Overview: This is a predicted structure of a 76-nucleotide RNA (c-di-GMP-I riboswitch aptamer) from a marine sediment metagenome. The model forms 95% of the base pairs in the Rfam consensus. Its Rfam family is "c-di-GMP-I riboswitch aptamer". Rfam describes the family as follows. GEMM was predicted in a large-scale screen for bacterial structured RNA regulatory elements. Genes associated with GEMM are involved in a diverse array of functions, including chemotaxis regulation, signal transduction, secretion and chitin. The RNAcentral record of the sequence draws on MGnify.
RNA sequence: GCAAAGCUGCCGAAAGGCAGCGGCGCAAAGCUACAGGGGCUACAGCGAUGAGAAUCGCCAAGCCAGCCAGUUGCCG
Numbered sequence: 001g002c003a004a005a006g007c008u009g010c011c012g013a014a015a016g017g018c019a020g021c022g023g024c025g026c027a028a029a030g031c032u033a034c035a036g037g038g039g040c041u042a043c044a045g046c047g048a049u050g051a052g053a054a055u056c057g058c059c060a061a062g063c064c065a066g067c068c069a070g071u072u073g074c075c076g
Base pairs, nucleotide, nucleotide: 001026002025006021007020008019009018010017011016024066030071031070032069036068037067038064039063040062045058046057047056048055049054
């Protein structure tokens, strides 16, 4: 210097994000995500079951960098 979890409000289908409080931790917990890997969610879409409501499966163009990674930087 940053800021976890949690709480409150807002956005979102969700994952999650933003703001305030907060202070677990981090020498990069800076930046970068169809320009590497991995993970999360599944609105829409496709398939299945069902009279229907709905449920199940697949899937990212959505999300995570405080998972690894790339890249820049402080002190010594």